[in-house]
The prediction has a mean pLDDT of 83. This is a predicted structure of a 94-nucleotide RNA (SAM riboswitch aptamer (S box leader)) from uncultured Megasphaera sp.
RNA sequence: CAUCAAGAGCUGGCAGAGGGAUUGGCCCGAUGAUGCCGCAGCAACCUUCAGUAAUGAAAGGUGCUAAUUCCAACAGUUGACGUACUGGAAGAUG
Numbered sequence: 001c002a003u004c005a006a007g008a009g010c011u012g013g014c015a016g017a018g019g020g021a022u023u024g025g026c027c028c029g030a031u032g033a034u035g036c037c038g039c040a041g042c043a044a045c046c047u048u049c050a051g052u053a054a055u056g057a058a059a060g061g062u063g064c065u066a067a068u069u070c071c072a073a074c075a076g077u078u079g080a081c082g083u084a085c086u087g088g089a090a091g092a093u094g
Stems, first nucleotide, its partner, number of pairs: 001094004009039002012037003018028003022073004040065003044062003047058004069090001074087004
């Protein structure tokens, strides 16, 4: 700086208790979550090929594969409230 509302898992192996960034919720979890490995898949960025270009294809390097970055948190608008919308901040990936 760019993108983040789409897409994509196996009752395989190890291991065992919390985990989903933080806080509050709400979810997932011994019918073994989270994490690591293997294989498989997805296709965001880089790369490669085709093309004047737009764009398309590939899947080599990172990455990713519960829930809109799960929702909100700061501010503004709407509204009696709830809610809804917008812009930031924070976070993640390249």
Source information: NCBI's taxonomy places the organism under Bacteria, Bacillati, Veillonellales, Veillonellaceae, Megasphaera. RNAcentral holds the sequence, with entries from MGnify. The model forms 94% of the base pairs in the Rfam consensus.